[in-house]
RNA sequence: UCCAGUCCCUCGCGCGGCGGUACCUCGCCCAACUCCCCCAGGGCCGGAAGGCAGCAAGGGUAAGUGAGCUCUAUCGGGUGCGCGAGGGACCUUUUCA
Numbered sequence: 001u002c003c004a005g006u007c008c009c010u011c012g013c014g015c016g017g018c019g020g021u022a023c024c025u026c027g028c029c030c031a032a033c034u035c036c037c038c039c040a041g042g043g044c045c046g047g048a049a050g051g052c053a054g055c056a057a058g059g060g061u062a063a064g065u066g067a068g069c070u071c072u073a074u075c076g077g078g079u080g081c082g083c084g085a086g087g088g089a090c091c092u093u094u095u096c097a
Stems, first nucleotide, its partner, number of pairs: 005090012018076005024068005035060003043052003
């Protein structure tokens, strides 16, 4: 001095972990101006059978609101492991002088 090895630093990637957030999950509330379903009663059409629109109640969705991180997505790190790149330290049984 070269190769290999060990260790350290920086960066990147993969998998994982932790935490945050959400248009993810759960709850509450709710269209009493305007959504959807189903529409008692009542109404309308009809000779009837039957049909039509449809308030309330009921169900749902949107909006609102609260909580959570199991799922999904996303963000973050004095995060674990692995791989890669760059830099540094040490060392010898290698190479060369």